[in-house]
RNA sequence: GAAGCAACCCAGGCCGUCGCUGGUGCAAUCGCCGAAAGGCCGCACUGGAGGAACGUCCGGACUGCACAGGGCAGCGUAGCAGGUAACACCUGUCCGCCGUGAGGCGAGGAUCAGAGCAACAGAGACGAGUCCUGUUGCCGUCGCGGCGGCGCAAGCCGCCGCAAAGCCCUCUACGAGGGCUUGCCGCAAGGUGACGGCAACAGGGGUGAAACGGGCAAUCUCUACGCGCAGCAAUACCAAAUAUGCCAGCGUCGAUGUGUGUCCCGCGGAGCUGGCGGGUAGGUAGCACCGAGCCGGUGGGGCGACCCCCGGCCCAGAGGAAUGACGGUCACGUCCGGGCAACCGGACGCACAAAAUCCGGCGUAUCGGGCGGCUUCACUU
Numbered sequence: 001g002a003a004g005c006a007a008c009c010c011a012g013g014c015c016g017u018c019g020c021u022g023g024u025g026c027a028a029u030c031g032c033c034g035a036a037a038g039g040c041c042g043c044a045c046u047g048g049a050g051g052a053a054c055g056u057c058c059g060g061a062c063u064g065c066a067c068a069g070g071g072c073a074g075c076g077u078a079g080c081a082g083g084u085a086a087c088a089c090c091u092g093u094c095c096g097c098c099g100u101g102a103g104g105c106g107a108g109g110a111u112c113a114g115a116g117c118a119a120c121a122g123a124g125a126c127g128a129g130u131c132c133u134g135u136u137g138c139c140g141u142c143g144c145g146g147c148g149g150c151g152c153a154a155g156c157c158g159c160c161g162c163a164a165a166g167c168c169c170u171c172u173a174c175g176a177g178g179g180c181u182u183g184c185c186g187c188a189a190g191g192u193g194a195c196g197g198c199a200a201c202a203g204g205g206g207u208g209a210a211a212c213g214g215g216c217a218a219u220c221u222c223u224a225c226g227c228g229c230a231g232c233a234a235u236a237c238c239a240a241a242u243a244u245g246c247c248a249g250c251g252u253c254g255a256u257g258u259g260u261g262u263c264c265c266g267c268g269g270a271g272c273u274g275g276c277g278g279g280u281a282g283g284u285a286g287c288a289c290c291g292a293g294c295c296g297g298u299g300g301g302g303c304g305a306c307c308c309c310c311g312g313c314c315c316a317g318a319g320g321a322a323u324g325a326c327g328g329u330c331a332c333g334u335c336c337g338g339g340c341a342a343c344c345g346g347a348c349g350c351a352c353a354a355a356a357u358c359c360g361g362c363g364u365a366u367c368g369g370g371c372g373g374c375u376u377c378a379c380u381u
Base pairs, nucleotide, nucleotide: 001377002376003375004374005373008370009369010368012330013329014328015327016326017325018324020048021047022046023045024044025043026042031040032039033038050352054363055362057361058360059359060358061357062231063230064229065228074227075226076225077224078223079093080092081091082090083089094108095106096105097104098103109222110221114220115219116216117215131205132204133203134201135200136199137198138197139196140195141194142193143162144161145160146159147158148157149156150155164182165181166180167179168178169177170176171175183192184191185190235285236284237283238282245276246275247274248273249272250271257267258266259265291314293313294312295311296310297309299308300307301306332349333348334347335346336345337344338343
């Protein structure tokens, strides 16, 4: 210098004006909204998005319901050890794979419990089986030899027998062909077979990743361990109208209603009134948290995740949902113009995305910028 590896941090700054919203205080207990419950107007001070607030994938807190204990079912996890409130997260380490390396990835228990699965090729693919070949046994046909019978003869029929082993050479090789020796048959010459079928065996060839021998458990399954179900639209409290339930009273001996208020009278004809209960709209709490809290420490323990100690701090919260808009200035990036240059002027841009009960993780998105660490290669000294 080039190419990489792993990790961490920032996410525009300042000023002014006008707004929105939470809290506290003051003022007012007057007024406004509402049947009530409850809420609200003013002024001052002060707080007001993120590293992912996102996806809602995993684990918890919290709340309601269910629950003696155990089993089955279902879901999840899976080397070993540790961390944690918990986890499928994190740390360390072993093993395997990838990379020259820094490093990265891994659902990494069990296939002597059982099941399922495997393209192409191959006869056959998870079941055992026979395509070629080989060995053994039996049978058949032909051949050879012997004996017997028939026949003038050619011949025919029946029975019996057919033995192999070793060595060498060649080839397209467990096979085939040729040669030699020994044995057997035959007086001798010579022969010591050929083909086919059935059954058994499971050796070899061939196919293939794999052929009663392995693989896949991210297919079921088995083993061990964990998990009750729902979720803040949880849930608790307050609480209309209308309808409904119960109780009491009144009412066909005419109630309530109606004829503008009242009395009488008329009309009308079966309900009316009050209380209680549950539920809905609505309201309040849950909910902005003294806590798995945040910041700092050249504090202690541990390789580390993390734990302990000390000091400081209180840090957004509505519920149609605030956290914004404008102007100025500085910074950053790109482009254009001028200038030898330092630089000057102008324009544009400044990501991903925004709390909704809270917390711990994981995953995903992200314009740019910063900080050190490590690896490989090349060069110089």
Molecule: Bacterial RNase P class A
Organism: Ramlibacter sp.